[in-house]
Context: one part of a larger RNA
Formats: sequence, C1' cells, structure tokens
RNA sequence: AGCCAACGGUGGAUGCCUUGGCACUGACUACCGAUGAAGGUCGUGAGAGGCUGCGAUAAGCCACGGGGAGCUGCCGACUAAGCGUCGAUCCGUGGAUGACCGAAUGGGGAAACCCAGCACCCGUCAUGGGGUGUUACUCCCGUCUGAACACAUAGGGCGGGGAGAGGGAACCGGGUGAACUGAAACAUCUAAGUAACCCGAGGAAGAGAAAGCAACAGCGACUCCCUGAGUAGCGGCGAGCGAAACGGGAUCAGCCUAAACCUGUGUGGUGGAAAGCCUGACGGCGUUGCCACAUGGGGGUUGUGGGAACCGAUGGGACCGGCGUCAGACGGUCCACGGAGUUACAAAGCGAGUGGGUAGUGGAACGGUUCUGGAAAGGCCGGCCGCAGCGGGUAACAGCCCCGUACACGAAACUCAUCUCGCCUCCGAUCGGAUCUCCCGAGUAGCGCCGGAUCCGGGAAAGCCGGCGUGAAUCUGCGAGGACCACCUCGUAAGGCUAAGUAUACGUCAGUGACCGAUAGCGAACUAGUACCGUGAGGGAAAGGUGAAAAGUACCCCGGGAGGGGAGUGAAAUAGUACCUGAAACCGUUGGUUU
Repeated sequence: AGCCAACGGUGGAUGCCUUGGCACUGACUACCGAUGAAGGUCGUGAGAGGCUGCGAUAAGCCACGGGGAGCUGCCGACUAAGCGUCGAUCCGUGGAUGACCGAAUGGGGAAACCCAGCACCCGUCAUGGGGUGUUACUCCCGUCUGAACACAUAGGGCGGGGAGAGGGAACCGGGUGAACUGAAACAUCUAAGUAACCCGAGGAAGAGAAAGCAACAGCGACUCCCUGAGUAGCGGCGAGCGAAACGGGAUCAGCCUAAACCUGUGUGGUGGAAAGCCUGACGGCGUUGCCACAUGGGGGUUGUGGGAACCGAUGGGACCGGCGUCAGACGGUCCACGGAGUUACAAAGCGAGUGGGUAGUGGAACGGUUCUGGAAAGGCCGGCCGCAGCGGGUAACAGCCCCGUACACGAAACUCAUCUCGCCUCCGAUCGGAUCUCCCGAGUAGCGCCGGAUCCGGGAAAGCCGGCGUGAAUCUGCGAGGACCACCUCGUAAGGCUAAGUAUACGUCAGUGACCGAUAGCGAACUAGUACCGUGAGGGAAAGGUGAAAAGUACCCCGGGAGGGGAGUGAAAUAGUACCUGAAACCGUUGGUUU
C1' cells in the first nucleotide's frame, strides 16, 4: 500500500411526517377612487431587530351585540408595570382618528421632500413662528359683463357641481396587427385576426324586438348549449379551412322616438286692413295675422301597412277657462274608478313583513384491568349512543376523553334578494268608415371603382361593412329570397333603450382528489418576490423535522475557550438545540491477510 471484517468520522440520500402548494366542484360575491384609491415611505411597544396590526387618539379610541376567565399579537423567552365577574383579552357590526408620498390636485421636485398665497385663530413689545380651512386642470350648469362689427359672437368675471382624471387577476367590445410554423422547399394559402401593443366599459360585456328566416307549409327579438356536421361548401381543389336553417333545450319582455297635424316661446321677413282674436249674433281689440328658421308641449310609432287630416258613434261626476253677454263644441283641475311602476318602457323613494349573509348557541353515549408498554386510545372483560361510526387532537390505533359531526336554534347593528302589503308616483279615450290630401328617418339606398369581413381565396358571387365618386323614391313606394329577369313570397333600412339565460375568478365560504410531499408541489411550507445580481428594464435563490413533555444536562473534572469525561433528565442522549431515520462517494481506527 491492496483486499476482507468489525467499528467510527464526514455527508444528507432514503423512509416516515406536513404547517404549504396544485387541480377541480358548488354556492356567494364582483368594481375601488378627489369624502383622496390601488400601492408604498416613515413612524408607532416600558425594554423592540423582523413580521403582523395600527397612524401623532398610532399592537390602538367610542358605541352596540356575541362570549365568559383569564389577558397585555407572532418569531420569543425574560424582566417590569398593569387590566379583568362593575365582564377584560377575544369575535362581529357601525363610527372616530387616519403623518407623508402616490391620479396627487396651492407652486416646485431627484416619490415619501422643499417653498408659498388668502381667511380666521394662537403666540410675540414687534418681526420671525404655529394651528385649522382653502387655493391644480378640464368639462358641465347658472349668472354678470363684453371686442374686431350695430345686434350678436369670441373672450372675461362670479357662483355652483357626490362631473372627469388613477387603479383592477381573468372575462368583454373595439383599433393596430406579426413571425416562427404547416404546406415534408416556397410565393397564393396556413399559423391567425392568434401573440403583442393601444382605447373603452362593466359586474358582466356585447347582441337584441326583422328592410329576418323560410318555401307554396310555416316561424316570429337577442344570447348560450346540444344537434345539424367535419355535412353543404371554400381551397397552389394542395396543406388545410369550414358554415347556416330546421329540430331539441336554458331563459324569456318588450319599449321610446323622427315626420305629418295642433300649439307656446324666441329671431327674422311680409303686411296696415275685406284677413285674425274656438263657432254664431252684437260690441270691443288689433305689437294681432301670414311666411321661414330655432326650440318646447300635445299627437304618433305600424307591415293582415300604420299614422295625420276628414266623417260618424260611444263617453262617471263637480268646478274652472278663452276680450264681454247667450248657446254649443273644446281644453284644464279635482274626486271616483281602472291600470301600471323603480333593469328598458317617467322618476325619487320610504316603512313593515319574509328569507339569506356578516359574531355565535345547544348537541347522544364507558367503565374495569397486579396484560404489554415510558405512555393505552392496543389486548382481555363487561356495557352504551347513533338523524351523530366525516374529520382532527389527546404520550401507539378512541363512535361514547377533548374539539367537532347529524340535527336544531340565534342578531342590538349593517347588508343582500325575492315576494307581499301600505305610503308614494305615473297613465287613462276607444271603435268604425272613406282612401281625395299629407307623413312614414338623404348626401341615405342604389350604382361605378377599390378594399374588408362572412364557409365563400373574385368566383356565376348575392347579402353585410368601409373609402372615393355619382346619386333616387314615400305605399301604384322601397328592400330581400345567392348573378340577372318574370311571377310568387317575406320584410319595412338609413334614430334610440332593454333584464334573464352566457363568460371569467383577483376574492369569500364549503367541499373533493387512483394530485405533490421539501431537488416534489406555487419562485416562495422558513425573514420570499426576501437575500443576492444588474445603471436599468429585469433576473432571482438556498433554507422544514430534538422529545410525549424542555424534563434543553444542577454539580464535579480536563481545557484560555471550543469541546469533552463523569453525574443527572428521558422509553431512548449514537434523540444534546451541528438534534428523527442516517444510504453512497470520501477519510479513518482495530483485527486479519498478501507482497
């Protein structure tokens, strides 16, 4: 030195464990913000580094409710000082306070800092100083002024605004819009209207009450699911892309305007009397009237076309009105009656009841053992409960020891939902006739050229959307039914609103797992988006386990200490805070053996 064996050191694999993750299900909830958000900085404790909480009233203040014996959060002990059955700590609801930064908004700024104006107050002999409030911009409303230029307008002043601004995981609508890739190369095509970026909205968004489907029969807003169907189709007819209607379900809800006509107001024009002031008669008035534009009220909203205007019929009662009197018609107010209502259809809601949420409460039934063991929940013996034998804990494996579970119950306060009732609010003409007149959404439809999106790649290419150009009709109208024409059928564009069914899950609660078990599972089971790296955008770790209980080794010895030897604790100390188990590499000790 090699090899073998035993025993160690080192190391931290493996096994077991789980406080943390992952995925899914169901229910709930779903916007926050100038009344200053999201997110931070700095503070705040008797001693206080980090976390948590809180904000100069600073691990807290007030009120109400729950609860019932201890408490002064966690790592984390200790000391000190206190509080509590006159009900603390703790839990819930409402309120108060809430430094500074941040949309950040008095001005500035290298975020958490610097410096002001005005009003009032405090303080000083006075100046300096301090406190509270207020002072950004834009928009909207009201009002007063007011140029060029007479009216006017622009502009300006003042007052008011619970207006906007910023944030939000995914979901949603819109705008801009790739490439890798596939086509076994590649260009049309595909990937894909995906990714990414931007704008906007909400608890959902979008869509939505037929200028629709369909086919000789009919349906009757929209959305979502199943089906139709990998069908019809599109396609260097390659790769590949890929509908719709019918049918079956979920949920259901319908409305308001523009115009014709009547009328108020404003402005401009015309006009000076034969027109007008509801009609008729008499009187009176005439800044009336008529036309145009703007604006408000009534009216009106449809496709078996509708409405206006015209004609006719019917109408609960009382009162009032127009220049005066009488009659008629018309209009208005009130009462009665009827209907409707807070998501659209008009808009504020209030109160009561009911049910749910945000603390909680009750909740059955077991003992023995001189069996094993450190420990009984195990073994043995004998019982009991069960609408509860889900689960967790307790020194090993507990239905009956503890927390719970089934089941039943509960709110002073706040809140959500539906329904009911009351208050309250709003509305109330309908039918018929005739078809002479008027209206029925215009730089629109259509058409041409060029694009886009639809299953449709320009095709026989309709329909939809956009750019440029051109440019109709008003119901004997107009559009559509996949070029186009006829017939037939369907619809009624060029204004608007609209719940539910649907999507998502930052979040709350409950639950589940042939999901992980510390190199796994989230990056993060632990001071984790921390330490650390980077100018920055950004990148981004490692790190769990004594024991049932600290009982965490008093005391003695060696040593400067570290560490160790005794002693002691413990079931165990080769469980000793480098702590469960403790593999291998690697390093030794002892013995054997080989040269």